[in-house]
Context: one part of a larger RNA
Molecule: large-subunit ribosomal RNA, domain I
Organism: Proteiniphilum sp.
Formats: sequence, structure tokens, C1' cells
RNA sequence: GGCGUACGGUGGAUGCCUAGGCUCUUAAAGGCGAAGAAGGACGUGAUAAGCUGCGAAAAGCUUUGGGUAGGUGCAAAUAACCGUUAAUCCAAAGAUAUCCGAAUGGGGCAACCCGUUGUGUUGAAGACACAUCAUCGAGCAAUCGAAGCAAACGUGGGGAACUGAAACAUCUUAGUACCCAUAGGAAGAGAAAAUAAAUGAAUGAUUCCCUAAGUAGCGGCGAGCGAACGGGGAAGAGCCCAAACCAAUGUUGUUACGGCAAUGUUGGGGUUGUAGGACCGCGAGAUCAAGAAAAUAAAGUGAGCAGAAAGUAACUGGAAAGUUCUGCCAAAGAGGGUGAAAGCCCCGUCAGCGAAGCUUUAUCUAUUGUAGCGAGUUCCUGAGUAGCGCGGAACACGAGAAAUUCUGUGUGAAUCUGCCGGGACCAUCCGGUAAGGCUAAAUACUCAUAAGAGACCGAUAGUGAACCAGUACCGUGAGGGAAAGGUGAAAAGAACUCCUAAUAGGAGAGUGAAAUAGAUCCUGAACCCGUACGCCU
Repeated sequence: GGCGUACGGUGGAUGCCUAGGCUCUUAAAGGCGAAGAAGGACGUGAUAAGCUGCGAAAAGCUUUGGGUAGGUGCAAAUAACCGUUAAUCCAAAGAUAUCCGAAUGGGGCAACCCGUUGUGUUGAAGACACAUCAUCGAGCAAUCGAAGCAAACGUGGGGAACUGAAACAUCUUAGUACCCAUAGGAAGAGAAAAUAAAUGAAUGAUUCCCUAAGUAGCGGCGAGCGAACGGGGAAGAGCCCAAACCAAUGUUGUUACGGCAAUGUUGGGGUUGUAGGACCGCGAGAUCAAGAAAAUAAAGUGAGCAGAAAGUAACUGGAAAGUUCUGCCAAAGAGGGUGAAAGCCCCGUCAGCGAAGCUUUAUCUAUUGUAGCGAGUUCCUGAGUAGCGCGGAACACGAGAAAUUCUGUGUGAAUCUGCCGGGACCAUCCGGUAAGGCUAAAUACUCAUAAGAGACCGAUAGUGAACCAGUACCGUGAGGGAAAGGUGAAAAGAACUCCUAAUAGGAGAGUGAAAUAGAUCCUGAACCCGUACGCCU
């Protein structure tokens, strides 16, 4: 030095565990903010560094309700206190709520500095206390509103590239990512100038799902892109203006002062394709529907209430819930805990009950809306609009035979005997009635809440984070970003003695079922290191 055996050290794999995660379901909620938010700074305790709570009224104050013997958070200890005159605790409603922050009196290197005006304290000045003073929008004014924050979902305005095409330019990626604006609990869309059909015709707002269908098509006809009609479901709901006409009233022009014309405002009227309405005549006041606040009722929620049934049996053991024996309850044998594995020990579970407050629904009311018949063809029915030319864009559709939709630019109709569409265009036929507006549900999402579930993870996994983690640490900064869980049933956490310089470490003693469970603490693999012995060199 090597190998082997034994015993250790080191190390922290493995097993077991779970305080934390992940995904989903159901319900509820979908906002907070100048009445100062979100987020912070600084304070606040008898002792108090951190976390948590709170705000100079500062681990708290008040009221109401619940609840019951203890309490002064995590978190030990001592002190001092509180509590059956009901504390602590739980719920609801209030009070207080420094400074910064939209931050808003002005400024500023956030948590700081300096003011105006009024009132008060003071004899005065100064100082102090309280209140007040930003900007923008609306309004005559009083006054009201806005702003800022927040996870995704929505709508709109802008809008890539890598990539694919085995290169690359049209194309694709993709109207994606990203930026901006802005809304709601959803948003958007939405009551036909729709679809369909052509030989036989019907459907009836929108949205979403399945299908039609990877079809018809589009496409350097490459790569790729990719419908609709129809069918089956979810849901289901329809309405209001503008105008004609009438009335009131204002302004302007003109006047032979009687008016006339133009125009504005308000009210009535009226709302459509079998055209409807106005106007004229007749007739009616029905029917149906919506519906604020308050009140009443019901339901839900709600701190909580109540809640069945086993043994001091025997055995093993440190411990019984295990095994054996003999019982019991069950609308409760979900689950968790208790010194191992408990329906009957504890918390619960089943079936019930529950104040205030809050939420929803219903009733009711103010209030509001809602019809008919006939005649004639005088009036009305959305104009720089529809359409067209040029240039773009959206439509599955890349300019194409290219309809349809939007519009930068130019041009520019008709008026119901009208106009638009049915994928160039024309005719016939069929469908509709543009150029104003509103509209629940079915649909999308989940920062946060409640209750649950898992052929999800189990500490190199699962969130980056099971632990004081967006921390320590790194970076000028934007930003990047860890490691780190487990004594024991119970601290019973080792009194006392000894070695030692020792409050280090150890040996005894003691506790415990166990101390090779001794705090670097469950199990304790490998690598590596050591001691003893054997063999070999």
C1' cells in the first nucleotide's frame, strides 16, 4: 500500500409523513377610489428586534347579538393586570384612522419643506390649533361629476418579426405578439333594403354548441388558407325615434298693421312592405303589458344552537383505538383527532333550529305603454346618401367573370308608377324596404370568496416560494433570483458529580418504550475517511 471482516465517522439517498401547492366542480361575487383607493413610510406592547394587528382614541375604542371560564397574538418567561357586574373570543354596525401615494394650497430627491384666507388662544408680534385653497368637464348659480388602481374575459385604434414555403419577393406566421384608448359583469351582435327557390317551396332578429366539412372554393393552384346554405340542439322578446299633420311659444324679414314668409324651441301625433302613416269620415276608452321608492310576506345567507350509541372485561404493549369476549346506535359506518388501527372517547357527521344585518323573489302603488273600420291618392317615410370612377381594406374568396360590406378621393340619383337584393350583367320571377336608435337569455373569463373533488405532487417533486420568499443575494438600472420541512406520546429538553481554561466538548447520573430519539435530534443508502483484526505485497 492492496483486499477482506467487524465497528465507527462523514454524508443525507431511500422509506414513511404533510403544514404547501396543482387541476377541476358547484354556488356566490365581479370591483375599490377625492367620504382619499391599491400600495407603502413611520409609529404603536411593562420588558419588544422581526412577523401579525392597529393608528397619537395606535396587538386597540363603542353598541348590538352570540358565547362561557378563563384571558393579556405568533411566543417562552417574569412582572403587573383583566374576568360570572360576563372578560378573552366570534359576528354585524359604528368611532378613530399620523405621513406619503391619483395626491389635489405651492414646491419636492415619495413618506419632507414652505404658504393663502377665516376663526380661536395672546395686550401685540411671533407661534400654535382647527378649517380652507389643485386641474378639467357640466351648470346662471348652489353644486355635481371626472381622475388613480385592479387577474383574465370584451370592443375599438395601431400593428411586427423570427418562422413555413425545405432559398425567396406574392403568400404564410397573423390581424397573432406587442402598444394605445375604453367599457361591463359580462362585452359585442341583434328585430331583414335577410336566407332560399327556379321543373316541386319554403324559412323568419341575434348569439353559442354539434354537424354540414377539411366539403364548395381561394391559392407563386406552391406552402397553405378554408366557408355558407341546410340539419340537430342551448336560449328565446321584442321595441323606440326622424318626417308628414296639429298646438303653444320665440326670433328675423316684410306689411295696405289685418297679416304673410322664413326659421328655432317645446308638446301632441307617428313608426311600416299584404306597404304604413298624416289628412277626411265613422267608432272606441276595452284588453294586455311594464313598473321606482317604501311597506308587507316568503326564501336564502348569517356568529351560532342542538346532536344517537361500550365495557374499570381478558391478552400483548410505554401507551389500545389492536386481538379475544359480551353489548349498543344508526336519516349519523363522511372525515379528522386522541400514546398503534375507535360508528358508540373528543371534534364532527345525519335530520333539524337560528337574532340583527344583508341578498333575492313576490304582492302593491305613483307612473307609463298598447288596438279598430272605410274612402280618396293631396302630403310624409332618414342625401352629399345610394350608386359610379380611381386608390385601399374586410369578406374562406390573393382583381379575379367578382357580386356583397367599409371608405381616402372625385362625381352624384330616384321618391312608392319609387328603391335594394337573389355572386359579373340583362329580362322574368321571388324576397325585402338602406342611408336613425335601444334590446334580456343562451356565450367568454376568474384577482378574490364559500363548500367540495382528484387512477394530481409529496420537499432536486408540487407554485419561484410547505420554512418571516419575490426574502437573502446579484445588477447603475430595467431586471434576475435561491437554499432552507420532520426530537419525543408528552420537554419529561438531561437536577447533581467528574475531566477540562471553559458558558466548548465529553464521562457518569437521571428522564423516556427508545438517547446510535440529546436539540447539527425519524429512517440513515452510496461515495469518502478512520480504528481493530486476518491475508497478500